The prediction has a mean pLDDT of 76. Predicted 3D model of RNase P RNA and transfer RNA as a complex of 479 nucleotides. It holds a member of the Rfam family "Bacterial RNase P class A". By type it is a ribozyme.
[in-house]
RNA sequence: CUUGUGCAUCGCUCCACCGUCCUGCAUCGAAGGGUGCAGGGAGGAAAGUCCGGGCAGCGUAGGGCAGCGUGCUUCCUAACGGGAAGGGGGCCACUUGGGAACGGGUGGUCUACAGAAAGUGCCGCAGAAAGGGAAACCGCCACGACUUGUCGGGGUAAGGAUGAAAAGGUGCGGUAAGAGCGCACCAGUGCUUCUGGUGACAGGGCAGCUUGGUAAACCUCACGCGCUGAAAGACCAUGUAUACCGGGUGUUCCGUAUCGCCGGAACGAGGAAAGCCCGUCCUCCCGAUGCAUUUCGGGAACCGGAGGGUAGGUCGAUGGAUCCCGUUGGUGACGGCGGGACCAGAUAGAUGGUGGAGGUUCACCGCAAGGUGGAUACAGGACCCGGCUUAUAGAUGCACAGGACUU
RNA sequence: GCCUUUGUAGCUCAGGGGUAGAGCACUUCCUUGGUAAGGAAGAGGUCCCGGGUUCAAUUCCCGGCAAAGGCU
Numbered sequence: 001c002u003u004g005u006g007c008a009u010c011g012c013u014c015c016a017c018c019g020u021c022c023u024g025c026a027u028c029g030a031a032g033g034g035u036g037c038a039g040g041g042a043g044g045a046a047a048g049u050c051c052g053g054g055c056a057g058c059g060u061a062g063g064g065c066a067g068c069g070u071g072c073u074u075c076c077u078a079a080c081g082g083g084a085a086g087g088g089g090g091c092c093a094c095u096u097g098g099g100a101a102c103g104g105g106u107g108g109u110c111u112a113c114a115g116a117a118a119g120u121g122c123c124g125c126a127g128a129a130a131g132g133g134a135a136a137c138c139g140c141c142a143c144g145a146c147u148u149g150u151c152g153g154g155g156u157a158a159g160g161a162u163g164a165a166a167a168g169g170u171g172c173g174g175u176a177a178g179a180g181c182g183c184a185c186c187a188g189u190g191c192u193u194c195u196g197g198u199g200a201c202a203g204g205g206c207a208g209c210u211u212g213g214u215a216a217a218c219c220u221c222a223c224g225c226g227c228u229g230a231a232a233g234a235c236c237a238u239g240u241a242u243a244c245c246g247g248g249u250g251u252u253c254c255g256u257a258u259c260g261c262c263g264g265a266a267c268g269a270g271g272a273a274a275g276c277c278c279g280u281c282c283u284c285c286c287g288a289u290g291c292a293u294u295u296c297g298g299g300a301a302c303c304g305g306a307g308g309g310u311a312g313g314u315c316g317a318u319g320g321a322u323c324c325c326g327u328u329g330g331u332g333a334c335g336g337c338g339g340g341a342c343c344a345g346a347u348a349g350a351u352g353g354u355g356g357a358g359g360u361u362c363a364c365c366g367c368a369a370g371g372u373g374g375a376u377a378c379a380g381g382a383c384c385c386g387g388c389u390u391a392u393a394g395a396u397g398c399a400c401a402g403g404a405c406u407u
Numbered sequence: 408g409c410c411u412u413u414g415u416a417g418c419u420c421a422g423g424g425g426u427a428g429a430g431c432a433c434u435u436c437c438u439u440g441g442u443a444a445g446g447a448a449g450a451g452g453u454c455c456c457g458g459g460u461u462c463a464a465u466u467c468c469c470g471g472c473a474a475a476g477g478c479u
Base pairs, nucleotide, nucleotide: 001403002402003401004400005399006398007397008396009395010394012358013357014356015355016354017353018352020041021040022039023038024037025036026035027034028033043378047389048388050387051386052385053384054383055229056228057227058226062278063277064276065275067225068224069223070222071221072086073085074084075083076082087113088111089110090109091108092107093106094105095104096103097102114220115219119218120217121214122213123212137160138159139156140155141154143152144151145150146149168186169185170184171183172182173181187210188209189207190206191205193204194203195202196201233315234314235313236312242306244305245304246303247302249299250267251266252265253264254263255262268284269283270282271281272280285298286297287296288295322341323340324339325338326337327336328335329334359376360375361374362373363372364371365370408478409477410476411475412474413473414472417431418430419429420428425462433449434448435447436446437445455471456470457469458468459467
């Protein structure tokens, strides 16, 4: 100098004219409102709506089950599935110890990383066998039989073959052949074990304990979550019809009461809170001439259907986990203190259009000065905020890696 | 503004971890004097895209894209 990756920051500027939303002032108008001047007017993602919170309502706002979500540790935070710092693990490069199995160090990078020794399921094809301490296809071994190289019933998981995966590995001993059968080392697991650490965990000690994988399969454990969502909700104005259909509206016992009617009790049913249950709250009423005789008729709460009307305005709604500067505690995320600032508020939705100048960058021409042409992204609030994810022309800084050149 | 569902052959849809199918449509052949129907054979797939879990992903998980439906 250049290329790539990661992180962070920025992400066009100025002028003129016309137009637009909000606020303030002035002025005109009876009023709706008009005119003029001044000030303010999109983003790093305003996006996706993937998480979390504020806020509001759900008749109370409680408990349990179910359901959903999260899942190494500690911390940050209003909260989180976000973030910070750390631990463990995987992969790559370099290096190093050992005869081997295997291990140590440095750097980079990734990591949804609780439990598979509670239980259930699944592991196609291939293979003898795919999970029970099982299984004998080839091979190995001794035994028996005879036709002396075959057969039979056994032992054996060291070797071969299959597979993603074959029940610890390397070596020595041992054995008929073998095998944790025994021993040493290595790897893993477990332990009412010791030391260090807040903790995840690390290091040592002991135990032949060797147990397959899968929980982004069911499940178990721990923690969290009530539901809805600004079309929440409050008020004003305007207008109308709850006219109609369906569901629903007790059982037993006692009271002089022998079907029910009056009074009471117990149980039960329906509804309000949503998937269910408990608790809580509301309702279980009125009538009986005729007909009927363990009935009949009418209605309430409430639920479902269907229908009528309105379609305007104000609030919610923009001052807040807000922004900037300084200082301070912390490795850091972040917190404390002091000072200063006010920074969109539309409601079919304002922030735009035209012209000019400039900046940046690319291509071409030119020795150069410079000239000509192109490009200038992604995208736009709709209750607010903290994150995540995705899109993004170009510019800058830092770190790391590779390459080229000069000294 | 909020919520839900779907994406598999040209079209309509099954398949919910183990080499992706059905109906219609398409191609060739048989049948017929010819066509349709019928019969036989065949072709056709980025399972919307990108990552991850797993020995193995259309299927499970995460992110994105597209389409459809509902709510005053």